[in-house]
Context: one part of a larger RNA
């Protein structure tokens, strides 16, 4: 000097930040991912019309279900990981990419089911079985399809070994979906782009030799499998390799970086907040769906724990936001709003969004402001000291004049609104910021230190006691070092102490 700090004493205001560093301990409760009726069948409220008063028609609010997209983003944590995890630079002639953009072509024709519904059941519940009916942008055939894919043939050009690109022929394979308010929005195939991802490699960044040898899918090859894709990634066979004092293997510790702190720099330390990457989601394992996951608020299995139960069986996962218990020196509200920014769905209106924007709490940090200003000497009183003369507190107070920041009260009162909507209208923050007025010095100072280092000295008490102390050291009867007081010095809404780093 610095801090995500804590502790002691003290504490007026505001702005901007910041706040479980410990138990990746266990969690009550609420919320954190939905949306689309302009994909589909069904349901059918209000209103309106008719009525023989039974009802009928119109109308479409509403939505459980099928279907689509999203749920792989956003948010949290740092357990694991010494590794191509990260950083940086290359490579992929070994790869994928929903939504989006550009270009070209197409959107023909059929079929069978099924949920919801209805009818029977089973179960305490969670849930679930059978029968029957029905729709689709759900599912499955057929047609057509070039540049697409497979295979074969031969050609040209190029390269970096396998090969890449282009054009040709034959055979085989592969598409589609409609909706609407008629403006449009969709669907399929192919090529390119953009974005995002995957894999490989060079180099770089901890400690330990009181760890010296390590290795059997181990190292390489061939065939096969698998993947979007290369590869012992997996498998059968064959060979016997591969790594290592330039530190293998083992042990310990640790998420990495941009950065942050310190320092003149070199360097050292750290990786909170913010941003990028990675890993994880009660513990361990596994796949399914999908463009994308081996998936925090999905599924299955095993385990520990908790809860419900009619004992047969079920339910759960806060390292999301709040909040609770526990641990701890220690870390906040079970708040408001989608107004803005952004995200998901939708043609849109709109809905959802504990992302986010705000508010609350904490002097936890930084910054700013205030606690008044000017005058005022018989240097009042009181306190303290005294050589008893006086000195000091001290222009300090009183007293006189002035001002009113901030806080208080009253009145006015935003920008943030672009957008959306036919219009009216639409701001959580917030009656906030800000402006004006009112009253009155009025409501606002402490903490540490005073032997030397180190700025600041006397008196009394105590008597190696009580105590102080960062180091040196003080205290045993005149202690500037202990305790108290007066005075002084330093910083100031803070001041000290402790811890850690430079």
């Nucleotide at each position: 000097g610095a801090c995500g700090a804590a502790c002691g004493c003290u504490g007026g205001c505001g702005g901007c930040g910041u706040g479980c560093u410990u138990a990746a301990c266990a969690c009550a409760u609420g919320c954190a991912a939905g949306u689309c009726g302009a994909a589909c069948g069904a349901u059918g409220a209000a209103g309106c019309c008719c009525u023989u008063c039974g009802g009928g028609g119109u109308g479409g609010a509403u939505u459980a279900g099928u279907g689509g997209c999203g749920a792989a983003c956003g948010g949290g944590u740092g357990a694991g990981u010494a590794a191509c995890a990260c950083g940086u630079g290359a490579g992929u002639a070994a790869c994928c990419u929903g939504c989006c953009c550009u270009u070209g072509a197409c959107u023909u024709u059929g079929g069978g089911a099924u949920a919801a519904g209805c009818c029977c059941g089973g179960g305490a519940a969670a849930c679930u079985g059978g029968g029957u009916c029905u729709a689709a942008u759900a599912c499955c055939g057929a047609a057509u399809a070039c540049a697409u894919c497979g295979c074969a043939u031969a050609c040209a050009c190029g390269g970096c070994a396998u090969c890449g690109u282009g054009a040709a022929u034959a055979c085989g394979a592969g598409a589609a979906a409609g909706a609407u308010u008629u403006a449009u929005c969709g669907g399929u195939c192919a090529a390119g782009g953009a974005u995002g991802g995957a894999c490989u490699c060079g180099c770089g960044g901890c400690c330990u030799a009181u760890c010296a040898g390590c290795u059997a899918g181990a190292u390489g090859g061939u065939g096969g499998g698998g993947u979007a894709a290369u590869g012992g990634c997996c498998u059968a066979c064959c060979a016997u390799g591969g790594c290592g004092a330039u530190g293998a293997c083992g042990g310990g510790u640790a998420g990495c970086c941009g950065g942050c702190c310190u320092g003149a720099g070199a360097g050292g330390g750290c990786g909170a907040c913010c941003g990028g990457c990675c890993a994880c989601a009660c513990u361990g394992g596994g796949a399914c769906u999908g463009a994308g996951a081996c998936a925090c608020g999905g599924c299955c299995c095993a385990g520990a724990c908790u809860c419900c139960u009619a004992c047969g069986g079920g339910a759960g996962g806060c390292a999301g936001c709040a909040g609770u218990g526990g641990g701890g020196a220690a870390u906040a509200u079970u708040g408001c709003a989608c107004a803005a920014u952004g995200g998901g769905g939708g043609a849109a209106a709109c809905c959802c969004u504990g992302a986010u924007g705000c508010a609350g709490c904490g002097a936890c940090g930084c910054c700013g402001c205030g606690u008044g200003c000017g005058g005022g000497a018989u240097g009042a009183a009181g306190g303290c000291c005294u050589u008893c003369g006086g000195g000091u507190u001290g222009u300090a107070a009183a007293c006189c004049g002035c001002u009113u920041u901030c806080a208080g009260c009253a009145a006015g009162g935003a920008a943030g609104a672009a957008g959306c909507g036919a219009a009216a209208g639409u701001g959580a923050c917030g009656g906030u910021a800000c402006u004006u007025g009112c009253a009155g010095a009025a409501g606002a100072a402490g903490c540490g230190c005073c032997g030397g280092c180190u700025a600041a000295c006397u008196a009394c008490g105590u008597g190696c006691c009580a105590g102080c102390a960062g180091c040196c050291g003080c205290g045993g009867u005149a202690a500037u070092a202990c305790g108290u007081a007066g005075g002084g010095c330093g910083c100031a809404a803070g001041c000290g102490u402790u811890g850690u780093c430079c």
Small-subunit ribosomal RNA, 5' domain from an uncultured bacterium, 502 nucleotides, folded computationally. Its Rfam family is "Bacterial small subunit ribosomal RNA". Model confidence (mean pLDDT): 85 of 100.